[in-house]
RNA sequence: CUCUCAUCCAGAGCGGUGGAGGGAACGGCCCUUAGAAGCCCGGCAACCGACCCGUAUUUUCGGGGAACGGUGCCAACUCCGGCCCCGAAUCGUCGGGGACAGAUGAGAG
Numbered sequence: 001c002u003c004u005c006a007u008c009c010a011g012a013g014c015g016g017u018g019g020a021g022g023g024a025a026c027g028g029c030c031c032u033u034a035g036a037a038g039c040c041c042g043g044c045a046a047c048c049g050a051c052c053c054g055u056a057u058u059u060u061c062g063g064g065g066a067a068c069g070g071u072g073c074c075a076a077c078u079c080c081g082g083c084c085c086c087g088a089a090u091c092g093u094c095g096g097g098g099a100c101a102g103a104u105g106a107g108a109g
């Protein structure tokens, strides 16, 4: 980098450092010197491994727990939209569904 599968409306700091940017890209709309990114600490969650419980004794399968290890995450639904379909409309638009794209994990090449 490509492919497969699962998930994406929940959750997470009034800390330190740092100094101007950030929210993938594009178009919006936002956040930000009342301090962005990054880093540290802290936290959230529970995808994978290990562990505990239960199931029928090992294995296996699936269920529950816990949070030791490997990731991940900590403004706004994946912040919203773009393509297609359906419904409504006060013709500015609004609501719903799907696709595309993306993110994370596990596996394969």
Base pairs, nucleotide, nucleotide: 001109002108003107004106005105006104007103008102013041015040016039017038021031022030023029026081027080028079042074043073044072047070048069049068051065052064053063078101083098084097085096086095087094088093

This is a predicted structure of a 109-nucleotide RNA (SAM riboswitch aptamer (S box leader)) from a Chloroflexota bacterium. It matches the Rfam family "SAM riboswitch aptamer (S box leader)". Rfam links the family to the GO term regulation of gene expression. Taxonomically the source falls in Chloroflexota (Bacteria, Bacillati). Its mean pLDDT, the model's own confidence on a scale to 100, is 83.